[in-house]
């Protein structure tokens, strides 16, 4: 002391939740001892039974036993026994008396109130018992219980008659003093009045009873204390205004009355008070306090135990007795309820201590003692004492102890877990060696609590010693003693908050869960294991309460935009208020006093071994109250002042308001002319209007309603608002001036007044606009935008209404502010060189800023700054400005304004990005200019759908669709049938056997698997070994199963776009942000300049490769100009050339003019083979698309394992109503077909290319030279050029499709090859919407090689060969990039989100 949690992040705002403490608790789970404490919080609910208040014989009279003494009778065992008197002793007690039951005990239902709490006050009161002091106790009387008789009733209980006693009653005498009456005197005081002193009259008492001999105990009166009370003030004491008015004994008064005492407490009669916004009255809810918990403190709960007070004691009323009750265990009465009972009538009250039932999550024995405290009576002995002191019972709290210490490494077994090496539990365990707190056993312990009282005894005798008696707890606390580690640990968490990490199962299921959230096949957040962490005879939950939360803010918040300023004013009470004198002394300082129980709480010092606990001590104890005292500031009065504030004179500005009049300009409308076919409307129409004459135009007249220019971030009004142009009326500001007033001020809950628009009422007027509505349009629909009508209404009078983003979203006044400039309106002043401007001031109204504040935006003398002073609202979204009540309204409604429930956020600035049918500016075959195309058609290829036993599987906009597959007759193959095989087709270890492997043959099969016969090895120390077959156990092989959403690795794509960072600084609280933005330029974030940036990295670009020009050098199987020579560069020979390898030169805005910022760079030229990147290839920045791929490879991790492995055979990947993507080839004449006859280039080739020759129409056969290639072969380029012929036709185009007959390849072309040759000759006559491509050797056409490949290209990949057209430009469309701007989106517009339905 804070922390999680709204956002892609960040700031604020705000709220949830958490971590602390506590508790009369409950529950789970577990439980060893003691101490001390604590236990019906719910039904103030009912209550069996026991028990809780009695005592006193020294008050009384009777009665009764017991003993003793002593008479009278009986009996007999003549000293006994019974009876019956008297008398003494004791003893017991129904009853009369006395005291005491009014205390203690117990509970909180009521009560919001003098109830409690503090402090007063009684000059308005009581007060047994107890303290002291002064007086006194004299002398009668008449009763009545008890007891007796009779009697009632069931019972409780009476009842009539008779006797009797007292410390029971009652009169009388007496009275110091006192009460009360009359009257003097003094002092004081608060209004009645109080205290001292005097005088004189009146009326009131007692029990001498007890004991018995005493300095006793009582009794009556009367002062005094002490205690205990009673009454009355002050001030404090929840929640509500959706309770605002309440009160007839109510408020005063006068009299009487009651009463201990004051007092409407009561009663007669008079008055009309009283009380409230400083909350009456009403609801609702609660015992108050000390303290208890929490907190730093202020506060805020809460009011169990302990202590103080009330109040109650089944409900509800009542009084009696008494010092004292309206009385818990007292009476009376009514009510409920329970119980008896002869049914006539009784009796009862556990919120007293145990206890029962009931309710409840939930609260304990029908214990033991009066031995201690205390209480009652009593002379005392002693009784009585569910107060109290103990014990039980419950981990309900707090203490305190224990459940072992030491040593111990083979790091044991064991289970967890792993990369299988290990790793941890863990010195823990086992062993060894100690030690005995606690329980258990046993001895001890009449200990301590306890000698205060008593009773004897002695003494110096109001007293003191000394002795002897009495313990519920209790054989308990404590001491000792043996014994054995033996008897004694759990319970929560382990994703983050918050300390503790794994490994199975399980798959949004089952569950968690305080918030955030976890779970959809690799969950540290579920279960459950190991391991760990925390506390610990406890742990956790769950409930409430403080805190944290400055989240109701006194301390200590706020209201431009997050929640919040009344729409405005005017003003009541209320709050607050200038400048001097002087007075009090309420407030405020200060000193003393009083008090503020005790316990607690804090600080010291003790006692229980310690600690809870508990003793003593002292501090506190914020407060009250009474007194001295000071006067600065509030404040009360005094006396002034003028600076506030108002009045008065001049003087000017203004859409300021009311009311009347007057004007013209336009729009409709009416009449009367000219005129003819259209007019009007929109994106575009259509309705509508018009030949019965619109529109247009002209003349002339009606009517209403608004007032163009000027005109302005310009006046003016409090605010709403206010615009022609005159006149009245009439409110406010400002300026100037200083005569008057003399604090007269500021704000203002309630109140009251004004308040756009729309709407209400009556009544008017009605041109235009125009909700409603009507009709045309759009549209998928259109109850809307948009057209054409068009009623209310808008206007005028006179009421209502009372809201509006009624906004500067900013209450109002006042005073300062070290920051100043600049507009502008309306005054005044001063000077100048005056149609002006200077400077200077007061008043408004406006910009941009400095300090200061604010999350930030931003405010900023017109503050959101720095201060006072009043109001007025705010306290997480939603539900809701909503329902109910109330007031106000004609009504529509409008003021006041909740809760239940639900969510974890809602919101406020500001950041990056990403979007905009937002804005600048760039580029790109993006579009525009052009050439060819696709889409129509045959056919090839691939997809999708369909079928199938199967049509194996991936590829899905671009960026899937001649893609993976550079080539599916078998193999491939991974798919189907259908047959075998099970340590397997493959790998690596063992173990027997065996000698081989292997190659032929054969049986036998659809084939393979089977099976059977021959052939057939090496080394050697002779054991054996290598190396293999075969058979067997297993461990493992295997898997193109899955899961590209677990990955590597490698691709597409944006995009060969110019972008993506970072380091230091700087600015910003912070995300960020500059830097990279700005001016040019550029293909480029390329480059120059500027600039709080300055660097720097990956991208660009240069480096590489290939071409285009040339040198050098070398010159073969290549080349031949010039010698020689052939049929031929065949061959001598030669190196100029071509051409080939290798290495150099060449281009760099270098040069010159222009523009350009004396830059970058851009035009143009020059030279030059090439001119501004020469052309063209490699090269792909941070990053997106969970973007493709588990079937190339690898590879977690889940699955199969006589099968989802392996093999054979034979089908299928090649099916065909369709539908799409790519391509060939065409429709011809820039052509078809015949002929003749030129020119490449870049490639391949040994299981090969294959020449010449030959045979065939041919595809290709025979042949086999050469040639591992600058040498030979594939190899005939073709188009294009000559010449001839076709003459626009489904054709001499076109070539599908089918027949036939063949040729190659292959173990095998049926399903299914590719060619050839003859026949046949389909559709197709330039292609709807719609789409691709392409900017120069391009496009467009023409052929030629390769790879894969036994064989099967119209695809792929590559050569060359002829060879264009067109781009004005960047409005559009599509991508992309930069900067800006809006955003409620960031999963980032395929986003959010509303409504209805399910």
């Nucleotide at each position: 002391a804070g922390a999680g949690u709204u956002u892609g992040a960040u700031c604020c705002u705000g709220g949830c939740u958490c971590a602390g403490g506590a508790u009369g608790a409950a529950c789970g789970c577990u439980g060893g001892c003691g101490g001390c404490g604590u236990g019906c919080u719910u039904a103030a609910c009912a209550c069996a039974u026991g028990c809780a208040a009695g005592u006193c014989g020294a008050g009384c009279g009777a009665a009764a036993a017991u003993a003793a003494u002593u008479g009278g009778g009986a009996g007999c065992u003549u000293g006994c026994u019974u009876u019956u008197g008297a008398u003494u002793a004791u003893u017991u007690u129904a009853g009369c008396g006395g005291c005491g039951g009014a205390c203690g005990g117990g509970u909180g239902a009521g009560u919001a109130a003098c109830g409690u709490g503090u402090g007063g006050g009684u000059a308005a009161c009581c007060u047994g018992c107890c303290u002291u002091u002064u007086a006194c106790u004299g002398g009668g009387g008449a009763a009545u219980a008890a007891u007796c008789a009779c009697u009632g009733g069931a019972a409780a209980c009476g009842g009539u008659g008779a006797c009797u006693a007292a410390u029971a009653c009652c009169g009388c005498a007496u009275a110091c003093g006192g009460u009360u009456c009359u009257u003097g005197g003094a002092a004081g005081g608060c209004a009645u009045c109080u205290u001292c002193u005097g005088a004189g009259g009146a009326a009131g008492a007692a029990a001498g009873g007890a004991u018995u001999u005493a300095u006793u105990c009582g009794g009556u009166a009367a002062a005094a204390g002490a205690u205990g009370g009673g009454c009355c003030c002050g001030c404090a004491u929840c929640u509500g205004a959706u309770u605002a008015g309440c009160u007839a004994g109510u408020u005063g008064g006068u009299g009487a009355g009651a009463u201990a005492a004051c007092a409407g407490c009561c009663c007669a009669c008079c008055a009309a008070g009283g009380c409230g916004a400083c909350g009456a009255u009403c609801a609702g809810u609660a015992g108050c306090c000390g303290a208890c918990c929490u907190g730093a403190g202020a506060g805020g709960g809460u009011g169990a135990c302990c202590g103080g007070c009330c109040a109650c004691u089944u409900u509800g009323g009542g009084a009696c007795u008494g010092a004292g009750a309206c009385a818990c265990g007292g009476c009376c009465c009514a009510a409920a309820c329970u119980c008896c009972u002869a049914c006539g009538g009784g009796a009862g009250g556990c919120a007293g201590c145990a206890g029962u039932g009931g309710g409840g999550a939930a609260u304990a024995u029908u214990g033991c003692a009066c031995a201690a405290u205390g209480g009652g009576g009593g002379a005392a002995a002693c009784c009585c004492u569910g107060a109290u002191g103990c014990a039980g019972c419950g981990a309900c709290g707090c203490c305190g102890c224990g459940u072992g210490a030491g040593u111990g490494a083979a790091g044991a077994a064991g289970a967890a877990u792993u990369u299988c090496g290990g790793u941890a539990c863990g010195u823990a365990a086992a062993g060894c060696u100690c030690u005995a707190u606690c329980a258990g056993c046993a001895g001890g312990g009449a200990a301590g609590a306890a000698a205060a009282a008593a009773a004897g005894u002695c003494c110096a005798c109001a007293g003191g010693a000394c002795u002897u008696u009495g313990g519920a707890c209790g054989g308990u606390a404590c001491c000792u003693g043996a014994c054995u580690a033996a008897g004694a640990a759990g319970c929560c968490c382990c994703g983050g908050c918050u300390a503790a990490c794994u490994a199975c199962g399980u798959g949004c299921c089952a569950g968690c869960a305080g918030c955030c959230g976890c779970g959809g096949u690799a969950a540290u957040a579920c279960g459950u294991a190991g391991g760990g962490g925390g506390c610990a005879a406890g742990c956790g939950u769950u409930a409430u309460c403080c805190g944290g939360a400055u989240u109701u803010a006194c301390u200590g918040g706020g209201u431009g935009u997050a929640a919040a300023g009344g729409g405005a004013g005017c003003g009541u009470a209320g709050a607050c208020g200038g400048u001097u004198u002087u007075u009090c002394a309420a407030g405020u300082c200060u000193g003393a006093a009083g008090u503020g129980a005790a316990a607690g709480c804090c600080c010291g010092c003790g006692g229980c071994u310690c600690a809870a606990c508990u003793g003593c001590g002292g501090a506190a104890c914020g407060g009250c109250u009474u007194u001295g005292g000071a006067a600065a500031c509030u404040g009360a009065g005094u006396a002034a002042c003028u600076a506030g504030a108002g009045u008065g004179c001049u003087g000017g500005a203004g859409g300021g308001g009311c009311a009347g009049g007057c004007g013209g300009a336009a729009u409709u409308c009416c009449u009367g002319g000219u005129g003819u076919a259209g007019c009007g409307g929109u994106g575009a129409a259509a309705u509508g209007c018009g030949u019965a004459g619109a529109u247009a135009u002209c003349a002339g007249g009606a009517g209403g309603a608004a007032c163009a220019c000027c005109g302005g971030u310009g006046g003016c009004g409090a605010a709403g608002g206010c615009g022609g142009c005159c006149u009245g009326c009439u409110g406010g500001a400002c300026a100037g001036u200083a005569a008057c007033u003399g604090a007269c001020g500021u704000u203002g809950a309630g109140g009251c007044u004004c308040g756009a628009a729309a709407g209400c009422g009556u009544g008017g007027g009605g041109a235009g606009c125009a909700a409603a509505c009507a009709g045309g349009a759009u549209u998928a629909g259109a109850u809307a935008c948009c057209c054409u009508g068009g009623u209310a209404g808008u206007c005028c009078a006179c009421g209502c209404g009372g809201u509006a983003a009624a906004c500067g979203a900013u209450g109002a006044a006042u005073a300062c502010u070290g920051a100043g400039g600049u507009g502008u309106c309306g005054g005044u002043g001063a000077g100048c060189a005056a149609a002006g401007a200077u400077c200077a001031u007061c008043g408004g109204u406006g910009c941009g800023g400095u300090g200061g504040c604010a999350a930030a935006c931003g405010c900023a003398g017109u503050a959101a700054g720095c201060a006072u002073u009043c109001c007025a609202c705010c306290u997480g979204g939603g539900g809701a400005g909503u329902a109910c009540g109330u007031u106000c309204g004609c009504a529509a409604g409008a003021a006041u304004g909740a809760a239940a429930c639900u969510c974890a956020a809602a919101g406020g600035a500001a950041u990056u990005g990403a979007c905009g049918g937002g804005g600048a500016c760039c580029c790109g075959c993006a579009c525009a200019a052009g050439c060819g195309g696709u889409g129509g058609a045959g056919c090839a290829u691939g997809u999708g759908g369909u079928u199938u036993a199967a049509u194996u599987c991936g590829a899905a906009g671009c960026a899937a669709c001649g893609c993976g597959a550079a080539g599916a007759a078998c193999c491939u193959u991974a798919c189907c049938a259908g047959g075998u095989c099970u340590u397997g087709a493959c790998a690596u270890c063992c173990c027997a056997a065996u000698g081989a492997a292997u190659g032929c043959a054969g049986g036998g099969u659809a084939a393979a698997g089977c099976c059977u016969g021959c052939a057939g090895g090496c080394c050697u120390a002779c054991g054996g070994g290598a190396c293999a077959u075969u058979g067997g156990a297993g461990a493992c092989a295997g898997g193109u199963g899955g899961u590209g959403c677990a990955u590597g690795g490698u691709u597409g794509u944006c995009g060969u776009c110019a972008g993506c960072u970072c380091g230091u600084g700087u600015c910003g609280u912070g995300a960020g942000a500059u830097g990279u933005u700005g001016g040019g330029u550029u293909a480029a974030g390329u480059c120059c300049c500027g600039c709080a940036a300055c660097g720097a990295g990956c991208g660009c670009a240069a480096c590489c490769c290939c071409u285009g020009u040339u040198c050098u050098c070398a010159g073969u199987a290549g080349c031949c100009a010039g010698c020689a020579g052939u049929a031929a560069g065949a061959u001598g020979g030669g190196g100029a050339c071509u051409c080939u390898g290798a290495g150099g030169a060449g281009a760099c805005u270098g040069c010159c003019a222009g523009g350009g910022a004396g830059a970058a760079c851009c035009u143009g030229g020059a030279g030059g083979a090439a001119g501004g990147c020469g052309g063209g290839g490699a090269u792909g920045a941070c990053g997106u698309c969970a973007a493709a791929u588990c079937a190339u490879c690898a590879u977690g991790c889940c699955c199969c394992u006589u099968a989802u492995g392996a093999u054979c055979u034979g089908g299928g990947c090649u099916a065909c109503a369709c539908a799409c993507g790519u391509g060939c080839u065409a429709c011809a004449a820039u052509g078809g077909c015949g002929u003749g006859a030129a020119c490449a280039a870049a490639g391949g080739g040994a299981g090969g290319c294959g020449a010449a020759g030959g045979a065939g129409u041919g595809a290709u056969c025979c042949g086999g030279a050469g040639c591992g290639a600058g040498c030979c072969c594939c190899a005939g380029a073709a188009a294009a050029c000559g010449c001839g012929u076709c003459u626009c036709a489904g054709u001499u185009c076109g070539g599908a499709u089918u027949g036939u007959a063949g040729u190659c390849u292959g173990c095998a072309a049926c399903c299914c090859g590719a060619c050839u040759a003859c026949a046949u000759g389909a559709a197709g006559c330039u292609g709807g919407a719609a789409u691709c491509g392409c900017u120069a050797g391009u496009a467009a056409u023409c052929g030629c090689g390769g790879a894969u490949c036994a064989g099967a290209a119209u695809g792929c990949c590559g050569c060359g060969g002829u060879g264009a057209a067109u781009a004005c430009g960047u409005u559009c469309c599509c991508g992309g990039g930069u900067c800006u701007u809006g955003c409620a989106c960031u999963c980032a517009c395929c986003g959010c989100c509303c409504g209805u339905c399910a």